About this RNA
Glycine riboswitch aptamer from an Actinomycetota bacterium, 84 nucleotides, folded computationally. The organism belongs to Actinomycetota, within Bacteria. The prediction has a mean pLDDT of 80.
RNA sequence: AAUAUCUGUUUGGGAGAGAGCACUUGUGCCGCCGAAGGAGCAACCGCCCCGGAAUCUCUCAGGCAAAAGGACCAAACAGAUGCA
Numbered sequence: 001a002a003u004a005u006c007u008g009u010u011u012g013g014g015a016g017a018g019a020g021c022a023c024u025u026g027u028g029c030c031g032c033c034g035a036a037g038g039a040g041c042a043a044c045c046g047c048c049c050c051g052g053a054a055u056c057u058c059u060c061a062g063g064c065a066a067a068a069g070g071a072c073c074a075a076a077c078a079g080a081u082g083c084a
Stems, first nucleotide, its partner, number of pairs: 004081010018030001020029004031064003037060001038058003044052003
């Protein structure tokens, strides 16, 4: 140095569910979805007093034509850690 891990950026992939009704034309109501975020429980893990914890659960938020967004995955680049 490569490989590996973390963070950020770029590119590509990326699901689900009404182009709903009413009118007061931007509000109200009903039905649904889970993969931004948030919350809850917990397998499990740890330095075991306590803490960290999901793609599970809830839908507060968000979403239900297209667009945008989108957990997660891959590649490239930059930085950091660390190593036979």